[in-house]
The RNA shown here (SAM riboswitch aptamer (S box leader)) has 107 nucleotides and comes from Peribacillus psychrosaccharolyticus ATCC 23296.
The organism belongs to Peribacillus psychrosaccharolyticus, within Bacteria.
The sequence was found by an Rfam model in a public genome assembly.
RNA sequence: UUCUUAUCUAGAGAGGUGGAGGGACUUGGCCCAGUGAUACCUCGGCAGCAGACCCGUAUCCGGGAACUGUGCCAAAUCCAACAAGCCUUUGGUUUGAAAGAUAAGAG
Numbered sequence: 001u002u003c004u005u006a007u008c009u010a011g012a013g014a015g016g017u018g019g020a021g022g023g024a025c026u027u028g029g030c031c032c033a034g035u036g037a038u039a040c041c042u043c044g045g046c047a048g049c050a051g052a053c054c055c056g057u058a059u060c061c062g063g064g065a066a067c068u069g070u071g072c073c074a075a076a077u078c079c080a081a082c083a084a085g086c087c088u089u090u091g092g093u094u095u096g097a098a099a100g101a102u103a104a105g106a107g
Base pairs, nucleotide, nucleotide: 001107002106003105004104005103006102007101008100013043014042015041016040017039021032022031023030026081027080028079029078044073045072046071049069050068051067053064054063055062056061077099082096083095084094085093086092087091
């Protein structure tokens, strides 16, 4: 970096460094931010994808737990954009796609 599969409306913050924009990209909206955001570091926590472990006669199914490898800790992936359905049609709503994120596997 590419492909495949699964999940993405739940959950989980303190301290320090630093000093201006940030919320992936584009556009529009809406938010966060000198009462110091985003980012980075330390500690803490959440979750339970994979491995190990425990239980149920159990390599496969179900449950538990949280040791290891990841992940995550404002807002639904912050919302929409494309397509289709429905409706009370400058719009609303539902589903799907696309894009993205994470895990596991393969190249």